Overview:
c-di-GMP-I riboswitch aptamer from Lachnospiraceae bacterium G41, 84 nucleotides, folded computationally. The sequence is in RNAcentral, with records from ENA and Rfam. The coordinates come from a structure-prediction model, not an experiment, and the mean pLDDT is 76. Rfam family: c-di-GMP-I riboswitch aptamer. From the family's description: GEMM was predicted in a large-scale screen for bacterial structured RNA regulatory elements. The organism belongs to Lachnospiraceae, within Bacteria.
RNA sequence: UGUAAAUAAGGGCAAACUAUCCGAGAGGGUAGGACGCAAAGUUGUAAGCCUCAAAGUGUAAACGGAGGCGGUUUAACUGCAAUC
Numbered sequence: 001u002g003u004a005a006a007u008a009a010g011g012g013c014a015a016a017c018u019a020u021c022c023g024a025g026a027g028g029g030u031a032g033g034a035c036g037c038a039a040a041g042u043u044g045u046a047a048g049c050c051u052c053a054a055a056g057u058g059u060a061a062a063c064g065g066a067g068g069c070g071g072u073u074u075a076a077c078u079g080c081a082a083u084c
Base pairs, nucleotide, nucleotide: 002084012037013036017032018031019030020029021028022027035071041077042076043075044074046073047072048069049068050067051066052065056063057062
């Protein structure tokens, strides 16, 4: 530097649900709790999915737009241990 599969050690994260707070909402924070995860770590004006209060356009439906999701995919970067 590369590395198919398996095994082990030290560990890490935390779904649903419950309580509470923020938000119009999707959703997010904190605490409890573990379904699971070898990147379930971080990030993209990449894709995909979700929301529609106010403001804009419109007779309306909606459109444009604004917002959200990293445990949706993909891409990039970073991280622990072992074998060869």